[in-house]
RNA sequence: GGGCCUGUGGUGUAGCCUGGAUAUCACCGAGGCCUCCGGAGCCUCAGACCCGGGUUCGAAUCCCGGCAGGCCCG
Numbered sequence: 001g002g003g004c005c006u007g008u009g010g011u012g013u014a015g016c017c018u019g020g021a022u023a024u025c026a027c028c029g030a031g032g033c034c035u036c037c038g039g040a041g042c043c044u045c046a047g048a049c050c051c052g053g054g055u056u057c058g059a060a061u062c063c064c065g066g067c068a069g070g071c072c073c074g
Stems, first nucleotide, its partner, number of pairs: 001073007010027003020057001029045005050066005
């Protein structure tokens, strides 16, 4: 230098191919119920689409350019 893959809460993860309404689930965190207290269990809440642009009524999803990581080739 070239090719391919990946990037979503604090952590992990589904959704991406086939665009659609408040983006899924688990752990962690906060609050509540329960308990003498705690744990367990149950309920509620908060928190995320790597960045920029384009297409579209509508983009996590499609297109383009970057950035970061991984693998392969030279």

The prediction has a mean pLDDT of 84. A computed fold for a 74-nucleotide RNA from a Methanomassiliicoccaceae archaeon, annotated as transfer RNA. Its Rfam family is "tRNA". Rfam links the family to the GO term triplet codon-amino acid adaptor activity. It is annotated as a transfer RNA. The sequence was found in a public genome assembly.